[in-house]
RNA sequence: GAUCGGGUCUCGACUCGCAGUACUCCGCCAACCCCGCCAGGUCCGGAAGGAAGCAACGGUACACGGAAGUGACUGCGGUGUUGAGAGAGCCUGGUUGGA
Numbered sequence: 001g002a003u004c005g006g007g008u009c010u011c012g013a014c015u016c017g018c019a020g021u022a023c024u025c026c027g028c029c030a031a032c033c034c035c036g037c038c039a040g041g042u043c044c045g046g047a048a049g050g051a052a053g054c055a056a057c058g059g060u061a062c063a064c065g066g067a068a069g070u071g072a073c074u075g076c077g078g079u080g081u082u083g084a085g086a087g088a089g090c091c092u093g094g095u096u097g098g099a
Base pairs, nucleotide, nucleotide: 001096002095003094004093005092006091007090008089009085010084011083012082013081014080016078017076018075019074020073021072022070023069024068025066026065027064034059035058036057042051043050044049
């Protein structure tokens, strides 16, 4: 110097990791604009009765908090594998020629 190969580069797929979201469970959670039941009181009625219904009580929802799990979903200059491509340069290995 030549040549061949690998890495570095680009794109895709898969895998694991981390974070978040979702789902299940538990807790908590509504003066009224949720449900049930409605003391007192209010209304209708001559009366018997009836109506609406606040507080309280019970339940439930959104939200919030907690535990564990899921080949759920999303994200990441993260891990590794693999396929296709780019190939100017850099790193590295083989073969070989010359000085």